[in-house]
C1' cells in the first nucleotide's frame, strides 16, 4: 500500500431481568450474551418509530418535535489476519 475466506488476544452487547430518567419512541447504570471486523464516532441523505399543539381529513396523510448509526448510504478514525 492492497485486501476481508477463515480465525482472533483485547473490545462491544440483542432479547430478557433489576434500578433510574422521559409524554412516548427511547435513553442511562448494573446483570445478561443474540450476535458484531467497525455493533467505534458523526442525525449529513434516505428509511423506520414517537408525540402535545397545527393543517387537511375522519383514521390516515402533510408539516413539525424528538428517537434510532445493532436499518441502509455517506464522512472521519481504528484493531487483527492475509498478500506485496
Nucleotide at each position: 500500500a492492497a485486501u476481508u475466506u477463515a480465525a482472533a488476544a483485547g473490545g462491544c452487547a440483542c432479547a430478557c431481568c433489576c434500578g433510574g430518567g422521559g409524554a412516548a419512541a427511547c435513553c442511562c447504570g448494573g446483570g445478561g450474551u443474540c450476535g458484531c471486523a467497525a455493533a467505534g464516532c458523526c442525525a449529513u441523505g434516505g428509511g423506520u418509530c414517537u408525540u402535545c399543539a397545527g393543517c387537511a381529513u375522519u383514521a390516515u396523510g402533510c408539516a413539525a418535535u424528538g428517537a434510532u448509526u445493532g436499518c441502509c448510504a455517506g464522512g472521519c478514525u481504528g484493531c487483527a489476519g492475509u498478500u506485496u

c-di-GMP-I-GGC riboswitch aptamer from Peptococcaceae bacterium BICA1-7, 84 nucleotides, folded computationally.
The model forms 91% of the base pairs in the Rfam consensus.
It was read from a public genome assembly, where an Rfam model found it.
Its mean pLDDT, the model's own confidence on a scale to 100, is 79.